[in-house]
RNA sequence: CGGGAGACGAGUGAGGAUCGCGGCACCUCCGGGUGUCGAGGAAAGUCCGAGCUCCACAGGGCAGGGUGCCGGCUAACGGCCGGGCGUCGGAAGGCGACGGACAGUGCAACAGAGAGCAUACCGCCGAUGGCCCUCUCGGGGGCACAGGCAAGGGUGAAAGGGUGCGGUAAGAGCGCACCGCGCCGCUGGCAACAGCGGCGGCAUGGUAAACCCCACCCGGAGCAAGGCCAAAUAGGGGAUGAGGGGCGGCCCGCCCCGAUGAAAUCCCGGGUAGGCUGCUUGAGGCCGGCGGCAACGUCGGUCCCAGAGAAAUGAUCCUCCUCCGCUUCGGCGGGGAACAGAACUCGGCUUACACCGUCUCCCAUCGU
Numbered sequence: 001c002g003g004g005a006g007a008c009g010a011g012u013g014a015g016g017a018u019c020g021c022g023g024c025a026c027c028u029c030c031g032g033g034u035g036u037c038g039a040g041g042a043a044a045g046u047c048c049g050a051g052c053u054c055c056a057c058a059g060g061g062c063a064g065g066g067u068g069c070c071g072g073c074u075a076a077c078g079g080c081c082g083g084g085c086g087u088c089g090g091a092a093g094g095c096g097a098c099g100g101a102c103a104g105u106g107c108a109a110c111a112g113a114g115a116g117c118a119u120a121c122c123g124c125c126g127a128u129g130g131c132c133c134u135c136u137c138g139g140g141g142g143c144a145c146a147g148g149c150a151a152g153g154g155u156g157a158a159a160g161g162g163u164g165c166g167g168u169a170a171g172a173g174c175g176c177a178c179c180g181c182g183c184c185g186c187u188g189g190c191a192a193c194a195g196c197g198g199c200g201g202c203a204u205g206g207u208a209a210a211c212c213c214c215a216c217c218c219g220g221a222g223c224a225a226g227g228c229c230a231a232a233u234a235g236g237g238g239a240u241g242a243g244g245g246g247c248g249g250c251c252c253g254c255c256c257c258g259a260u261g262a263a264a265u266c267c268c269g270g271g272u273a274g275g276c277u278g279c280u281u282g283a284g285g286c287c288g289g290c291g292g293c294a295a296c297g298u299c300g301g302u303c304c305c306a307g308a309g310a311a312a313u314g315a316u317c318c319u320c321c322u323c324c325g326c327u328u329c330g331g332c333g334g335g336g337a338a339c340a341g342a343a344c345u346c347g348g349c350u351u352a353c354a355c356c357g358u359c360u361c362c363c364a365u366c367g368u
Stems, first nucleotide, its partner, number of pairs: 001367001002363008013320007021038007040339001044350002047348005052222004064218005069083005084098001085096004099213002104211002106207002121153002123149003128146002130143005161179006180202001181200008226277004236268005243257005284303008321336006
């Protein structure tokens, strides 16, 4: 040098030049100019938990949904940390919806004799009873009819503890030892649980991401939340107000509306378009000290880091770096790739991801 396990870093690199895009501030001769900031580790999926906002709400219950070993962390969580137990791995380590199956109900295809108040297909035995043979009359041998058994075989995901010894006609927790299981006690631990001792011959099989039971948690909608300002047009309310409208070139005339208030003007209010706000300083980032195994907490210092509207964050060139090919070893040519992309904001989870890099641990000492 190999094989493997875990935790991370960084994500079209670094420096420069030219041109370009968006926000903000300032300047402006209104053409623009200067300065500054300008995507991600997941901005994603929208799966959990919160902040914030509006609506609802005395308290409690039903229904519905979620969570589920123990302890801790946290604003909170279905997240994280530590531990226990189970399981996989030789190990480092990985994985686990990991409460309850003596409250009740349900389910188990196919196969199989039997699948839930278990069963007897093959098999074993035939002590006891039966039948047959023999006989030295004590007995001996045979059959497998009754019957006994559940060890072995077979079916199945699962067959009513496991291994061994004894026992027996053959067998069986029938007896015993160890293991498992259940109950009780003691010890250790905050606890989950573990260890030890005693008792019980084994009862109570599996399944709750089946109904269900138990414990705990949960009001709804979301920045298109919500707040403020507010045209035009058409409704509404009020004040003033006695006329207004149609036919017609005009007058007369006729018709319609009007003090139950018309027309016109003004005022008020709701509200639409539109504008402003919410909006980014936050459970914030970085560095260090202290406490803690850790998650995390706390103290000090320091920084301000996109805000928006259908939406900017880009392009070219040079040098370095790196990879590939060629090489007369001076160089020359070509490439630098993924997933993706803010839209009120955080904490998580999950999923996607090219090239490159760091640290710790395990195994082997075989092979080169």
The prediction has a mean pLDDT of 78. This is a predicted structure of a 368-nucleotide RNA (Bacterial RNase P class A) from a Longimicrobiaceae bacterium. The gene name in the source record is rnpB. Taxonomically the source falls in Longimicrobiaceae (Bacteria, Gemmatimonadota, Longimicrobiia, Longimicrobiales).